A computed fold for a 102-nucleotide RNA from a marine eukaryotic metagenome, annotated as SAM riboswitch aptamer (S box leader). Model confidence (mean pLDDT): 86 of 100.

[in-house]
């Protein structure tokens, strides 16, 4: 800074798992892990392009997607704390903030 987008197939294994916490869900028609290939993505790197310069650098620039990182159920699954509207007092909807992931 971003976080409503967007991406899963096979193997092996064998109960979990979605950070925490309370909700609601995913899991034997197979959870976590691992390992194959595949796939989004565009943070960091490479290259081009724009822009600028005397040549350079800068940039809330564009591009591709080579290399690395991530990442491929559900808005980061929803909520947690603050406020503001409404209420049929059970709550709901907004906007902030936390925490947490890259």
């Nucleotide at each position: 800074a971003u976080c409503a987008a967007g991406a899963g197939a096979g193997g092996c294994a064998g109960a979990g798992g979605g950070a925490c916490c309370g909700g609601c869900c995913c899991g034997a028609u197979g959870a976590a892990g691992c390992c194959u290939c595949g796939g989004c993505a565009a943070c960091c790197u490479a290259c081009c392009c724009c822009g600028g310069u005397g040549a350079a650098a800068a940039g809330c620039g564009g591009g591709u997607g080579u290399g690395g990182u991530g990442c491929c159920a559900a808005a980061u699954c929803c909520g947690g704390c603050c406020g503001a509207g409404c209420u049929g007092c059970g709550g709901c909807u907004c906007g902030g903030g936390g925490a947490g992931a890259u």

It matches the Rfam family "SAM riboswitch aptamer (S box leader)". Rfam describes the family as follows. The SAM riboswitch is found upstream of a number of genes which code for proteins involved in methionine or cysteine biosynthesis in Gram-positive bacteria.